[in-house]
């Protein structure tokens, strides 16, 4: 060059057209002498970029871009 996956919270991941979640980590609170643990509760995301179909796109489509993997 070609081809296959994958970018979604601080990490790891779900989420196959209708207002985006979990687990773990973060903060606050109860409980403790006190520290984990626990049990409650909070914050935290314009879904990798631009476009495009749709009445509505994290999701269908192009095209870019970076990350992993094969062929040559």
């Nucleotide at each position: 060059g070609c081809c296959c996956g994958g970018g979604u919270a601080g990490c790891u991941c779900a989420g196959u057209g209708g207002u985006a979640g979990a687990g773990c980590g973060a903060u606050u609170g109860u409980c403790u002498u006190g520290u984990a643990a626990a049990c409650a509760a909070u914050a935290g995301g314009c879904c990798g970029a631009g476009g495009g179909u749709c009445c509505a796109a994290u999701u269908c489509c192009c095209u870019c871009u970076c990350c992993g993997g094969g062929c040559u």

Transfer RNA from a Candidatus Micrarchaeota archaeon, 72 nucleotides, folded computationally. The organism belongs to Microcaldota, within Archaea. It matches the Rfam family "tRNA". Rfam's curators write: Transfer RNA (tRNA) molecules are approximately 80 nucleotides in length. By type it is a transfer RNA. The sequence was found in a public genome assembly. Model confidence (mean pLDDT): 83 of 100.